This is a predicted complex of two RNAs, RNase P RNA and transfer RNA, with 432 nucleotides together.
RNA sequence: AGCACAGAUGAUCGCGCCAUGGGAGUUGACCUAUGGUGAGGAAAGUCCGGGCUUCAUAGGGCAGGAUGCCGGAUAACGUCCGGUGGAGGUGACUCCAAGGCCAGUGCAACAGAAAAAAAACCGCCGCAUUCGUGCGGUAAGGGUGGAAUGGCGGUGUAAGAGACCACCGCUCCGUUGGUAACAAAGGAGGCUGUGUAAACCCCAUCCGAAGUAAGACCAAAUGGGAAGCAAUACGGCGGCCCGUCGUGCUUCCGGGUAGGUCGCGUCCUGCAGUUAAAGUUGCAGGGGAGCUGUCGGGUGACCGGCAGUCAAGAUAGAUGAUCAUCAAAUACAGAACCCGGCUUAUAGUGCUGCUC
RNA sequence: GGGCCGUUAGCUCAAUUGGCAGAGCAAGGGACUCUUAAUCCCUAGGUUGGAGGUUCGAUUCCUCCACGGCUCACCA
Numbered sequence: 001a002g003c004a005c006a007g008a009u010g011a012u013c014g015c016g017c018c019a020u021g022g023g024a025g026u027u028g029a030c031c032u033a034u035g036g037u038g039a040g041g042a043a044a045g046u047c048c049g050g051g052c053u054u055c056a057u058a059g060g061g062c063a064g065g066a067u068g069c070c071g072g073a074u075a076a077c078g079u080c081c082g083g084u085g086g087a088g089g090u091g092a093c094u095c096c097a098a099g100g101c102c103a104g105u106g107c108a109a110c111a112g113a114a115a116a117a118a119a120a121c122c123g124c125c126g127c128a129u130u131c132g133u134g135c136g137g138u139a140a141g142g143g144u145g146g147a148a149u150g151g152c153g154g155u156g157u158a159a160g161a162g163a164c165c166a167c168c169g170c171u172c173c174g175u176u177g178g179u180a181a182c183a184a185a186g187g188a189g190g191c192u193g194u195g196u197a198a199a200c201c202c203c204a205u206c207c208g209a210a211g212u213a214a215g216a217c218c219a220a221a222u223g224g225g226a227a228g229c230a231a232u233a234c235g236g237c238g239g240c241c242c243g244u245c246g247u248g249c250u251u252c253c254g255g256g257u258a259g260g261u262c263g264c265g266u267c268c269u270g271c272a273g274u275u276a277a278a279g280u281u282g283c284a285g286g287g288g289a290g291c292u293g294u295c296g297g298g299u300g301a302c303c304g305g306c307a308g309u310c311a312a313g314a315u316a317g318a319u320g321a322u323c324a325u326c327a328a329a330u331a332c333a334g335a336a337c338c339c340g341g342c343u344u345a346u347a348g349u350g351c352u353g354c355u356c
Numbered sequence: 357g358g359g360c361c362g363u364u365a366g367c368u369c370a371a372u373u374g375g376c377a378g379a380g381c382a383a384g385g386g387a388c389u390c391u392u393a394a395u396c397c398c399u400a401g402g403u404u405g406g407a408g409g410u411u412c413g414a415u416u417c418c419u420c421c422a423c424g425g426c427u428c429a430c431c432a
Stems, first nucleotide, its partner, number of pairs: 001352005007326007015038009040332001044343002047341005052211004064207005069083005084098001085096004099202002104200002106196003121142002123138006150168002153165003169191001170189004175184003215262004224253006233247005266287009288310001290309008357431002359426005366381004375412001383399005405421005
């Protein structure tokens, strides 16, 4: 640096789900017998991506959000793999949110003369001088600061300065190698504007929103609508009549509460059985981003073939306890739609490769 | 289960272009008063929940954790 395991076996007691049988019952609800099966490497955080579902949607744009060297993998990703460049380490190796501040704007407290537009505090040099200093030149030196206008050596000068020259750095240009990032050597330019984009922003790419409490379905009771039947009864409005409204029974219709079913345990189709129904069971066929083994391709992430398998699925919520043996058994931790990653927590044991 | 917020002194809260962390109450000391209260003056008290990163510089920006809160007034 990379992996693997996450107690095993036996006995007794207990719990959830499924199948079959028996009893009760209104059906598959309750009880019981037998058999099968029953948490993780992170089931966690909910930080990304996808499946699935509902809503919206001609198409496009704005706003908002995310990502940001290059190439590849993938259903997709902010993940992974292989490279480039940079940083650290003697080394094995590790780490990097790594586009753009010559598109624009903002900010840089304090200190400092001066913080990006210009600038002279000390020092250096020249001139003047009343000898206190004044004017001018100068960014090489000192001092301040996280950061001071490329670095270093020389020429040059009154002193200096890319003002000039060599080398290094920077920018641009074409050449060669590479898919590319980039690298190598070469030429030219002129020193050209510090830092900050996890500041606004610009550029490129991607994203519709919400989430299984999504959502779909069955359906008591009561109430709603329509039709028919019976009675011409009773009650409300009204002083009375007429009129009008409501009250009974049956059938049908729509919505949908309680409750239930599915979603949900690999998916779909067909046939048969079963339930009041949504559903579910058995058999057959097909599919799959699932799992295991094996073979092949690729540096690798991954991909492909074959065989076997797909065996937690609750809804107040099960998956546990005790004893014995194994040197010891003990860590973090408990599924709630599923999958691919990331991050975080983790006793102990074992294996492989490499460095000093 | 899903979703959304918060954490600053003992308590309640501030702090915006990122630039010395503050206020009220409480605490301690002093003044006033015969004494106490009230009032006035002074003082102390901070790992800004923790760790890491960006930056010259972080309460503030980014990431990961910890704790707490919101469920007939977040979703049945």
It holds a member of the Rfam family "Bacterial RNase P class A".